Two RNAs folded together computationally: RNase P RNA and transfer RNA, 426 nucleotides in total. It holds a member of the Rfam family "Bacterial RNase P class A". By type it is a ribozyme. Gene Ontology terms of the family: dimeric ribonuclease P complex, ribonuclease P activity and tRNA processing.
RNA sequence: GGAGCCGGCUGGGCAAUCGCGGAUACCUUUGGGUAUUCGAGGAAAGUCCGGGCUCCACAGGGCAGGGUGCCAGGUAACGCCUGGGGGGCGUGAGCCCACGGAAAGUGCCGCAGAGAGUAGACCGCCUAAGGGUCCGAGGACCCCGGCAAGGGUGAAAGGGUGCGGUAAGAGCGCACCGCGCUGCCGGUAACGGGAGUGGCAGGGUAAACCCCACUCGGAGCAAGACCAAAUAGGGGAGCUGAGUCGCGGCCCGCGAUGCUCCCGGGUAGGUUGCUAGAGGGUUAUGGCGACAUAACUCCCAGAGGAAUGAUUGCUCUCGACAGAACCCGGCUUAUAGGCCGACUCCCCGC
RNA sequence: GCCGGUGUAGCUCAGUCGGUAGAGCAACGCAUUCGUAAUGCGUGGGUCGGGAGUUCAAAUCUCUUCACCGGCACCA
Numbered sequence: 001g002g003a004g005c006c007g008g009c010u011g012g013g014c015a016a017u018c019g020c021g022g023a024u025a026c027c028u029u030u031g032g033g034u035a036u037u038c039g040a041g042g043a044a045a046g047u048c049c050g051g052g053c054u055c056c057a058c059a060g061g062g063c064a065g066g067g068u069g070c071c072a073g074g075u076a077a078c079g080c081c082u083g084g085g086g087g088g089c090g091u092g093a094g095c096c097c098a099c100g101g102a103a104a105g106u107g108c109c110g111c112a113g114a115g116a117g118u119a120g121a122c123c124g125c126c127u128a129a130g131g132g133u134c135c136g137a138g139g140a141c142c143c144c145g146g147c148a149a150g151g152g153u154g155a156a157a158g159g160g161u162g163c164g165g166u167a168a169g170a171g172c173g174c175a176c177c178g179c180g181c182u183g184c185c186g187g188u189a190a191c192g193g194g195a196g197u198g199g200c201a202g203g204g205u206a207a208a209c210c211c212c213a214c215u216c217g218g219a220g221c222a223a224g225a226c227c228a229a230a231u232a233g234g235g236g237a238g239c240u241g242a243g244u245c246g247c248g249g250c251c252c253g254c255g256a257u258g259c260u261c262c263c264g265g266g267u268a269g270g271u272u273g274c275u276a277g278a279g280g281g282u283u284a285u286g287g288c289g290a291c292a293u294a295a296c297u298c299c300c301a302g303a304g305g306a307a308u309g310a311u312u313g314c315u316c317u318c319g320a321c322a323g324a325a326c327c328c329g330g331c332u333u334a335u336a337g338g339c340c341g342a343c344u345c346c347c348c349g350c
Numbered sequence: 351g352c353c354g355g356u357g358u359a360g361c362u363c364a365g366u367c368g369g370u371a372g373a374g375c376a377a378c379g380c381a382u383u384c385g386u387a388a389u390g391c392g393u394g395g396g397u398c399g400g401g402a403g404u405u406c407a408a409a410u411c412u413c414u415u416c417a418c419c420g421g422c423a424c425c426a
Stems, first nucleotide, its partner, number of pairs: 001346004006341005012315007020039008041321001045332002048330005053220004060252004065216005070084005085099001086097004100211002105209002107205003122151002124147003130143005159177006178200001179198004184193003224272004234263006243257004265425003279298008316319001351422007360375004369406001377393005399415005
């Protein structure tokens, strides 16, 4: 100098004027006005997970159903995060992985192919043993047979490579690798290392059913609570008491006694829930880290047709994605540009 | 705001415990007719909303994303 990789931060700035929503104080003719102060995001988004909060159900039991899935830890909890193990990719920094069980059982493996899971002779190889024909006496051919080495089909053909062996072959024998089983050593564990042993049994698929372990009650702020106002507890259909509802998967069980749907009727006003919280910042301590603890400090939207905008001036690198609606922790997705830090590879110079 | 559902040919829909996608209408061509319609025969047309993953193989299973549709207050 070039290329790359990881983490964090930021998301135009300043000033003036006008305007909008909330809070507080004061004034008021109760309409409002004045002053001060605060006023969107890293994703406020998707609503994909987890929790708080609220109501219903919370005596208990059983059966279903959903979710998660290497190990250890963090956390209110998680499908999130951290550290580690194993596998894959990259020269490397580093990145990616739904990563329990296929020797509990069942299912499936289309087409092609001889054979697709109790393997299998289509081409091919062999003729040692047994039988036959011919003969130029070497052998050739046929039958009965043997073979999973080679070809071919396929995503996949029942351990791989090599040597020996054989008529040809074959874990048939041996060496190495893979795999299974049994001890040993290290590690909390996942797992790793090494030894002995078995000639190989056991193809793939669990984001197929399933098995194992752990875990999960339902609904959602239009939840829920209070005040106020108004009307017709009217008509029709269905189910019926072994019903229906509480009991928001089902059953037992317990309790209640009509229930559901349609056509209809009335009000659609106010208060609350509502934002001080698993909250933010700094420092110290513990921990590799996620994080935890302590001290000090800060207050940072709360609307209810829904506020944060407009104009002007200066300036720069000319500004992306995008707007809170009960609240938090995550994940995912969208995002112009800029800044900082750690690290890797290549080239050049000293 | 919260909850639920659906995307397959131009339109309406099948196919969803995986095996390579169909039907009706529409379109086009031919026949029939003086001509049109109807009718008969034939033909074409699909990134199964988009992307990624699992698998030998995905419309189908899983994740993610986009678009569209529906429901929801209180009182008797």